About this RNA: Predicted 3D model of a 75-nucleotide RNA (transfer RNA) from a Ktedonobacterales bacterium. The sequence was found in a public genome assembly.
RNA sequence: GCCGGUGUAGCUCAGCGGCAGAGCAGCUGUUUCGUAAACAGCAGGCCGACGGUUCAAAUCCGUCCACCGGCUCCA
Numbered sequence: 001g002c003c004g005g006u007g008u009a010g011c012u013c014a015g016c017g018g019c020a021g022a023g024c025a026g027c028u029g030u031u032u033c034g035u036a037a038a039c040a041g042c043a044g045g046c047c048g049a050c051g052g053u054u055c056a057a058a059u060c061c062g063u064c065c066a067c068c069g070g071c072u073c074c075a
Base pairs, nucleotide, nucleotide: 001071002070003069004068005067006066007065010024011023012022013021018055026042027041028040029039030038048064049063050062051061052060
């Protein structure tokens, strides 16, 4: 340099055009002799960045960034 993959909540991931979700973690409460357990509730996101297409974009297209893998070149 070329090709491919990944980027969504603190962590691990789903969702792949039509209201952004789950599990775990966190916070509050209940329960308990007690607890990291159980139960109920709450909070938490510029969907990597910027443009484009569309009535509508996390989702499609382009450029760029980061990480992972493969190929190639080089003093």